[in-house]
The RNA shown here (Bacterial RNase P class A) has 389 nucleotides and comes from Fibrella sp.
Model confidence (mean pLDDT): 76 of 100.
RNAcentral holds the sequence, with entries from ENA and Rfam.
It is recorded under the gene name rnpB.
Rfam family: Bacterial RNase P class A. Its family is annotated with tRNA processing, ribonuclease P activity and dimeric ribonuclease P complex in the Gene Ontology. It is annotated as a ribozyme.
NCBI's taxonomy places the organism under Bacteria, Bacteroidota, Cytophagia, Spirosomataceae, Fibrella.
RNA sequence: AGCACCUGCUGUCUUAUCGCGCUCCGAUUCGUUGGGGGGAGGAAAGUCCGGGCAGCGCAGAGCACCAUACUUCCUAACGGGAAGGAGGCCGGUUGGCGACGACCGGCCGACAGCCAGUGCCACAGAAAAUAUACCGCCGAUUCGUCGGUAAGGGUGAAAAGGUAGAGUAAGAGCCUACCGCCCGGCGGGUAACCGACGGGGCAGGGUAAACCUUAUGGGCUGAAAGACCAAAUAUGCGUCGGACGCGAGGCUGCUCGUCUCCGUAGUCUUCGGGCGAUGCCGACGCGGGUAGGUCGAUAGAGGGCGACGGCGACGGCGUCCCCAGAUAAAUGAUGAGAGCCUUACCAAAAGGUGAGGAACAGAACCCGGCUUAUAGGCAGGUGCUGAAU
Numbered sequence: 001a002g003c004a005c006c007u008g009c010u011g012u013c014u015u016a017u018c019g020c021g022c023u024c025c026g027a028u029u030c031g032u033u034g035g036g037g038g039g040a041g042g043a044a045a046g047u048c049c050g051g052g053c054a055g056c057g058c059a060g061a062g063c064a065c066c067a068u069a070c071u072u073c074c075u076a077a078c079g080g081g082a083a084g085g086a087g088g089c090c091g092g093u094u095g096g097c098g099a100c101g102a103c104c105g106g107c108c109g110a111c112a113g114c115c116a117g118u119g120c121c122a123c124a125g126a127a128a129a130u131a132u133a134c135c136g137c138c139g140a141u142u143c144g145u146c147g148g149u150a151a152g153g154g155u156g157a158a159a160a161g162g163u164a165g166a167g168u169a170a171g172a173g174c175c176u177a178c179c180g181c182c183c184g185g186c187g188g189g190u191a192a193c194c195g196a197c198g199g200g201g202c203a204g205g206g207u208a209a210a211c212c213u214u215a216u217g218g219g220c221u222g223a224a225a226g227a228c229c230a231a232a233u234a235u236g237c238g239u240c241g242g243a244c245g246c247g248a249g250g251c252u253g254c255u256c257g258u259c260u261c262c263g264u265a266g267u268c269u270u271c272g273g274g275c276g277a278u279g280c281c282g283a284c285g286c287g288g289g290u291a292g293g294u295c296g297a298u299a300g301a302g303g304g305c306g307a308c309g310g311c312g313a314c315g316g317c318g319u320c321c322c323c324a325g326a327u328a329a330a331u332g333a334u335g336a337g338a339g340c341c342u343u344a345c346c347a348a349a350a351g352g353u354g355a356g357g358a359a360c361a362g363a364a365c366c367c368g369g370c371u372u373a374u375a376g377g378c379a380g381g382u383g384c385u386g387a388a389u
Base pairs, nucleotide, nucleotide: 001385002384003383004382005381006380007379008378009377010376012338013337014336015335016334017333018332020039022037023036024035025034026033027032041360045371046370048369049368050367051366052365053222054221055220056219065218066217067216068215069214070084071083072082073081074080085111087108088107089106090105091104092103093102094101095100112213113212117211118210119207120206121205134153135152136149137148138147139146140145161179162178163177164176165175180202181200182199183198184197186195187194188193226295227294228293229292235287236286237285238284239283240282241281242280247261248260249259250258251257266275267274268273302321303320304319305318306317308315309314340357341356342355343354344353345352346351
């Protein structure tokens, strides 16, 4: 220098004409019409997580189900974020005979618990978990084997801590030191955890994104939530008026009223019949409720800038700003200029001229995150290639 990948930021601007939906002011013959203002995103996406808001539900406790899982902090909240711890990987330096350790730099992520229980571990292998002995090693031997051993070899993803020594027939935590592990109090740290010291030869593989256990959290639904206004038609209720039984009987001393029966007017019917005055017709009023409309619904955990506190996520303070609100759903089309990228030509160069290109994507109740997509530009990091020193 080029290319690739990753992370973060950015992700065109000005103007003219026509058009679209919102809003303000005005005109109006109420049909419209003039002018002004403002009109998509970093992800508006996926709808994954959390919250606001709304309706419904709700004695208390437990079970079940779902989610989360090192610590502290941030936050309205979170499965999000910040800082830290321990672990792992890579590179460099370094100490040690060695196992292994120390320091520096970078990167990674569901990181509670398999000495509570249960399950599973293909193939290979002697043996896959309270064991076992294939080769080997050592001792004995009647040469058929028997006994000891688990250091070495072999199998496997994984085989009863490792290294060095002592020891032994050969071996073995059998013993010693160190590394690792476990336990104990002490010291440091808010904590996760760390440090040095002392003790224990260290009874037993892995797997919990296997069941499970432990701890914590979770009521359900979702703007098609929900609230309000409210035609036509039909229905319900009330009041008034009218038509239709001056029917029969009971209660009562009588009226009013009320109860029972009949079945007139009427009404329904499957044509047999049923209901029938608390009914039928009309007017007015009221209720629920459909179409339709309004709200919810855009001033908010809001944004910009400044300084302050904090390692940081973030917090409070000051100041300025108002920034889409549609409902079959507006935010578009065309042209000019500027900037950017690619390329051709001209030019010694600076530069000029022409042609072409510009991603992912499209609000729908709102907000905080996460994830995914993204041409070009800028900044940082890593790797590879080439050149120079």